[in-house]
RNA sequence: GGGGGCGUAGCUUAAUCGGGAGAGCAUCUGGUUCGCAGCCAGAAGAUUAUGGGUUCGACUCCCAUCGUCUCCA
Numbered sequence: 001g002g003g004g005g006c007g008u009a010g011c012u013u014a015a016u017c018g019g020g021a022g023a024g025c026a027u028c029u030g031g032u033u034c035g036c037a038g039c040c041a042g043a044a045g046a047u048u049a050u051g052g053g054u055u056c057g058a059c060u061c062c063c064a065u066c067g068u069c070u071c072c073a
Stems, first nucleotide, its partner, number of pairs: 001072007010025004019056001027043006049065005
């Protein structure tokens, strides 16, 4: 220098053919307990890496950029 993969909540991740952004752990609140842990119930937490484009509508398609991993030279 060139090719390819990945980027979604604090962490690990799901999302079909473009149509409601979900789960587990962690956190917080309440219950259970003398108390803690565990268990049960509930809550909060995401500008889907960034910018632009296509579309009635984008995590999803297209372009550029950034980060990271990998292959070739």
The prediction has a mean pLDDT of 84. Predicted 3D model of a 73-nucleotide RNA (transfer RNA) from a Gemmataceae bacterium. Rfam family: tRNA. The sequence is in RNAcentral, with records from ENA. Lineage of the source: Bacteria > Planctomycetota > Planctomycetia > Gemmatales > Gemmataceae.